[in-house]
Order: sequence, then C1' cells, then structure tokens
RNA sequence: GAAGCUGGCCGGGCAGUCGCUGCUCACCCUGGUGUGGGUAGAGGAAAGUCCGGGCACCGCAGGGCAGGAUGCCGGCUAACGGCCGGGCGCCGCGAGGCGACGGAAAGUGCAACAGAAAGAUACCGCCGAUGGCCCGCGAGGGCUCAGGCAAGGGUGAAAUGGUGCGGUAAGAGCGCACCACUCCAGCGGUAACGUCUGGGGUCGGUAAACCCCAUCCGGUGCAAGACCAAAUAGGGGAGCGUUGGCGUGGCCCGCGUCGCUCCCGGGUAGGUUGCUAGAGGCUGCGGGUAACCGUGGUCCCAGAGGAAUGACUGCUACGGCGCGCGAGCGCCGACAGAACCCGGCUUACAGGCCGGCUUCGCAC
Repeated sequence: GAAGCUGGCCGGGCAGUCGCUGCUCACCCUGGUGUGGGUAGAGGAAAGUCCGGGCACCGCAGGGCAGGAUGCCGGCUAACGGCCGGGCGCCGCGAGGCGACGGAAAGUGCAACAGAAAGAUACCGCCGAUGGCCCGCGAGGGCUCAGGCAAGGGUGAAAUGGUGCGGUAAGAGCGCACCACUCCAGCGGUAACGUCUGGGGUCGGUAAACCCCAUCCGGUGCAAGACCAAAUAGGGGAGCGUUGGCGUGGCCCGCGUCGCUCCCGGGUAGGUUGCUAGAGGCUGCGGGUAACCGUGGUCCCAGAGGAAUGACUGCUACGGCGCGCGAGCGCCGACAGAACCCGGCUUACAGGCCGGCUUCGCAC
C1' cells in the first nucleotide's frame, strides 16, 4: 500500500414562524376542541408474525391415545427452535464461516438411465493340471468342455474397503505390512470426544423417506378480559333428551353440570378500563473464558384511540459524484413509523466512522 474476516457506532446540526398529543400547574369560564407556563413525545430494525413467555379467561387444565416440536456435549435464561463455550464434520492459504449433528445389526421403502449385476452378478475377459481334439519321433505346444476367478477392462453418483508384497493353474484378506472400519483395556477430559496398546479379516448409501429412541408440549387470545349505560321480539321452527346433551383443537376414560344444538327473524355495537414502573434503562464494584450472575448508586425515557411529534424558511456540518488550472459551482444523501408488553430469530439499509485479526506486495 492492497485485498479480506470479525465486533461496535452514527445515519445531520442551529435558528425562526405556525401547528399537534400525553402529563402537570395557574387562570378564565361554567364545563368548552378555552388561555398561558413547564415537561416528555417512534426503531435498530418499530418490518415478518417465525419461536418463547408475562398477563387474562375457560370448572379439569387429571390420565391416556393420536398429533406436534427439538435432536453432539456442557453452561446461561422466565422460557425457547435462542445465546455462550467446547467437540466432530465440511468450506476457506488464513483470520473465519456453515451444520436438519441421536439410530441403518428392529422393520419397511427408495436410488431414473446405463450396466452382466445395486443386499447382489458374469458383458469383455483370465486360468483350464484331470476329460476331449489337433501338431510333434519325443520333450512339448495349441484349442476347448466340465470347472475355477472377480485381481484387469467397461457402465455408473456408488460395484463384496484401499495400496504394496507374497502366494496361486489363474485369482481373492488367501496370508502379511501399512491405512480405513469395528470391539475391549489404559491415559486425558464433567462430557461430547481425543490419544493409544491389543484383538477381529471386517455387512454399501439414504431417516428435511416412513420408522425407532430420548426430551418437551392443556387450550384460546387484547378482536383476551373487567365495569357502566342503553336497546329489543326470548318471536317462530326443527332435533337430541339421563342408555342423553353440554363443558376453549381431535378421540377415549374420569370429573362436573342439567339442559343443549341448528335454522329464520329482531335489537345494540356507546363509554370507561385493560394501556404502561418493567424478567426496565444507565453506571461503579465483585465473580465467570464467555453468555451471564450478584450487589451498590441513579433515572422515569410515547400511550394515540381511525390513530399525535408535522409544515415552511434561512444558515450550516459531513460524505459521495460530476465540471473546473484554481477559487469555486451543480447534483445526490438509506431502510423505514409504536398500538398490551417483553426475550430472541430472520429480512431491508445510500453513505460514513472506530476497534481487533488474517493474507499478499514493497521498502528499511
């Protein structure tokens, strides 16, 4: 100097005029959308609605089946499919990144085409001592049946584990050596696992296919719910009816209750609340590799209700692009708006800043 990996932050400022919403104070007025003062007023994702909860209701939420979710080990947390650390595997020169990461000796299924054959084989081939045929005086040579082989070749994503040596008629873990696989012991580690001695010649792949195993799961949701006010027609019809109906996903048992279900028609849909002080923010110290935990101090930082924080003007900061010798001029500046709340994940983001780490080149 260049190219990367990773963690964090900003994403305009100042001033003026007018205008909003909550809370609070004062005054007027008499109850109004009043006047004035003070104070606060959208996010790192508010987004997606993908997970987990807080909270509310349901008289069983108790037991079971079905169903669903997660899936290496340890830790954190209210909890999680999240986070942190570690192990293993894959990618990358590396810093790092990703992982749907239990089980194929319980069973079932699937793998097109090609190929002889995909839980099992012989297409091209190799051998052929004993049988047969031919040549030869003979030694011997050649062909081949039965039979033997899967080492060589081909096909394929994958072909009875790989390489080498020996052995054999030719071969093959047939034997041996080294790898791979698998099992036991020792050592290290809480563990996943690693390392290594010895034994075994040793039965492909696929489970985000069905399945098996382990762990977890009551349901519905702020349109949950609570209170007040008001209105109407409990009007008409059908069904089940204690061997029954109903009871917040389905089925069974249990429990509770005495009524319940459907269709037609009619009335109301107004107000208050839930609704913001929290698994809260910031910060000092201590513990921990970290996530995070403990403890002390300090702060209150939206609560609308068809939905508030906006509009205009001036100056100016930073960055980028273009023009210009220069002074300078012009243009552009992201994703995007709470709605009961919180912890996560995922996605979007113009431009810029800071920290740590890796690789390459050059110079000293």
A computed fold for a 364-nucleotide RNA from a Burkholderiales bacterium, annotated as Bacterial RNase P class A. Rfam family: Bacterial RNase P class A. Rfam classes the family as a ribozyme. The source organism's lineage runs through Bacteria, Pseudomonadati, Pseudomonadota, Betaproteobacteria and Burkholderiales. Model confidence (mean pLDDT): 77 of 100. The sequence was found by an Rfam model in a public genome assembly.